Transfer RNA from a Rhizobiaceae bacterium, 71 nucleotides, folded computationally.
Its mean pLDDT, the model's own confidence on a scale to 100, is 82.
It matches the Rfam family "tRNA". The family's RNA type in Rfam is transfer RNA.

RNA sequence: UGGGGAUUAGUAUAACGGUAGUACAGCGGACUCUGACUCCGUCGGUCCAGGUUCGAAUCCUGGAUCCCCAG
Repeated sequence: UGGGGAUUAGUAUAACGGUAGUACAGCGGACUCUGACUCCGUCGGUCCAGGUUCGAAUCCUGGAUCCCCAG
């Protein structure tokens, strides 16, 4: 320098253009003499800026960070 890939909650990981889920973690409660286990509830997220669209995590453009390949 060129090409390809990834970015979603504290962590990991889903999601035909149509209500962003799940698990673990955290918090509150039940249970217990106490704790653990278990059960119930709850919290919290689409890398950034534009565009298309009735509607964008998803499509388009530009940018950021990381990874891989070639030179």